[in-house]
RNA sequence: UAGAAUAUUGGGCAAACUUAUCGAAAGGUAAGGACGCAAAGCUAUGGAUCUAAAGACGAUUGUCUACGAUUGCCAGGUUGCCGCU
Repeated sequence: UAGAAUAUUGGGCAAACUUAUCGAAAGGUAAGGACGCAAAGCUAUGGAUCUAAAGACGAUUGUCUACGAUUGCCAGGUUGCCGCU
């Protein structure tokens, strides 16, 4: 340098909840925390789900809608130390 394979030895990540903060919300981020995870690394590409500010309709606080969000919902794509050849 190339190839095949691999997911646990070392170890890695961190649900709920709490605090702070951003956001219209869903949710994100940071710290604590540990339910779990074998790609729970990355990516909104397809499906699915959540929200509905703006907008539209309606008329009494309703309905629709993503340009907002979820990769710890499923699939796809992509990367993956050491070691081996």

c-di-GMP-I riboswitch aptamer from a Bacillota bacterium, 85 nucleotides, folded computationally. The model forms 95% of the base pairs in the Rfam consensus. Taxonomically the source falls in Bacillota (Bacteria, Bacillati). The prediction has a mean pLDDT of 77.